Guanidine-I riboswitch aptamer from Thioalkalivibrio sp., 112 nucleotides, folded computationally. Of the family's consensus pairs, 100% are formed in the model. The prediction has a mean pLDDT of 81. Its Rfam family is "Guanidine-I riboswitch aptamer". For this family Rfam cites "New RNA motifs suggest an expanded scope for riboswitches in bacterial genetic control" (Barrick et al., Proc Natl Acad Sci U S A, 2004). Rfam links the family to the GO term regulation of gene expression. Taxonomically the source falls in Thioalkalivibrio (Bacteria, Pseudomonadati, Pseudomonadota, Gammaproteobacteria).
RNA sequence: CCAAUGGGCGACUAGGGUUCCGGUCCGCGUUUGCGGAUGUCUGGUCCGAGAGUUGCCGACCUCCGCGGGUUCAGUGGCUGGGGUUACACGGCGGGACAAAAGCCCGGGAGAC
Repeated sequence: CCAAUGGGCGACUAGGGUUCCGGUCCGCGUUUGCGGAUGUCUGGUCCGAGAGUUGCCGACCUCCGCGGGUUCAGUGGCUGGGGUUACACGGCGGGACAAAAGCCCGGGAGAC
């Protein structure tokens, strides 16, 4: 100076809205109910992080053990243990689902 890898999936949380359930209000009915409005209704279902938590897998490094071959050197295979998986300021606007969002566009535009 250059190349490659720096990954995948799940659970949860911050957060999010309002399809369903429930709540509240109004009208009808009065036997369990029916219809409408409401998320500036705490909630349940639901969505949900590159820069949040955590688990499993993968990748890389290293070590113990096992069997074969070689002949005392090197190389390769399998199981298991340990370690590493870094850093990360970030719009406007648009998109999906019922709708919104730290979801997706996006480690983007931009900034340093």